Background:
Small-subunit ribosomal RNA, 3' minor domain from an Actinomycetota bacterium, 135 nucleotides, folded computationally. It was read from a public genome assembly. NCBI's taxonomy places the organism under Bacteria, Bacillati, Actinomycetota. Its Rfam family is "Bacterial small subunit ribosomal RNA". Gene Ontology terms of the family: ribosome and structural constituent of ribosome.
[in-house]
Context: one part of a larger RNA
RNA sequence: CACCGCCCGUCAACCCACCCGAGUGGACUUGGGGCGAGGCCCAGCCCAAUGGCUGGGUCGAGCUUUGGGUCCGCGAGGGGGGGUAAGUCGUAACAAGGUAGCCGUAGGGGAACCUGCGGCUGGAUCACCUCCCAU
Repeated sequence: CACCGCCCGUCAACCCACCCGAGUGGACUUGGGGCGAGGCCCAGCCCAAUGGCUGGGUCGAGCUUUGGGUCCGCGAGGGGGGGUAAGUCGUAACAAGGUAGCCGUAGGGGAACCUGCGGCUGGAUCACCUCCCAU
């Protein structure tokens, strides 16, 4: 390389990391229920006696069941994001970008977007007014 410019979004393809996620596997931790070896204490009875039996209380290894918390892994599927010379559809923005643009908000739409209402000038053009400077 200068409008045959620039540029926006959907869609399609490939790559990357991430988020959600029915569920699923595990680690740690914390609580409840049931069963419960055994220890200790008390009472009654039996015995010549070490002791035995029965009942009650208490501690309780272990087994089992159930709930909570934290963390790690897998995960159908879903979601946007980023990236990639030459894909698709349009053309929203940049000039008054061909409906000025933008901000907020609401509704609508394949998509960029469109429409309503309010706001801003960081809008071009034309006319008038006020002030300042120069001639």